[in-house]
Background
The RNA shown here (c-di-GMP-I riboswitch aptamer) has 80 nucleotides and comes from Candidatus Brocadia sp. The model forms 95% of the base pairs in the Rfam consensus. Model confidence (mean pLDDT): 79 of 100. It matches the Rfam family "c-di-GMP-I riboswitch aptamer". Gene Ontology term of the family: cyclic-di-GMP binding. The family has 155 seed sequences and 5,092 matches in Rfam 15.1.
RNA sequence: AUUCCGAAAGGGUAAACCCGGAGCGAUCCGGGGGCACAAAGUAAAGGAUCUUUCCUGAAAAAGAUGGCCUUGCUACCGAA
Repeated sequence: AUUCCGAAAGGGUAAACCCGGAGCGAUCCGGGGGCACAAAGUAAAGGAUCUUUCCUGAAAAAGAUGGCCUUGCUACCGAA
């Protein structure tokens, strides 16, 4: 120095819920809040789930979710 790993320290993000706003909706944005997280940083890349249209259903199309899973890239610290 790198990889694995995750004690400590310095920190970081921000669940549910409430208020205001946007959207047909899933949901998103801002403020409060704090469940949790060692990648809860990033790319919707693959899957999965959800919403809308169509529809008897299925299939298909469009959208949403990265704090559902996998993968890629990057990153603070350094005990065992």